Molecule: SAM riboswitch aptamer (S box leader)
Organism: uncultured Lawsonibacter sp.
RNA sequence: CUUAUCAAGAGCGGUGGAGGGAACGGCCCGAUGAAGCCCGGCAACCUGCGGAAGCGAAGCAAUUUAUAUCCGCAAGGUGCUAAAUCCGGCGGUAGUGUAUCGAAAGAUGAG
Numbered sequence: 001c002u003u004a005u006c007a008a009g010a011g012c013g014g015u016g017g018a019g020g021g022a023a024c025g026g027c028c029c030g031a032u033g034a035a036g037c038c039c040g041g042c043a044a045c046c047u048g049c050g051g052a053a054g055c056g057a058a059g060c061a062a063u064u065u066a067u068a069u070c071c072g073c074a075a076g077g078u079g080c081u082a083a084a085u086c087c088g089g090c091g092g093u094a095g096u097g098u099a100u101c102g103a104a105a106g107a108u109g110a111g
Base pairs, nucleotide, nucleotide: 001111002110003109004108005107006106011039013038014037015036019029020028021027024088025087026086040081041080042079045077046076047074048073049072050071051070052069056065057064058063085105090102091101092100093099094098
């Protein structure tokens, strides 16, 4: 940089001691114990195995079959484990102190 996803899911454990929720503005979480680390857990993007179907390709035919696609199982590589990506900021629409859709920004995977 490209692309997919982001309203589901996940501990009353150990350690640790004051911070944390990206940044900013809010609003929250925290000594009834934050971050970090360990263990546990969740999920299934990549991965492995099995199955389906099979444009195309091979074959006289029966049939076989790469990539991609769909389904299932596993969990090796990541990731995640308060609140919708906690909410907002920019733009559209409407019944305009609000609601809703989209963008931007961000996060994660794969390339």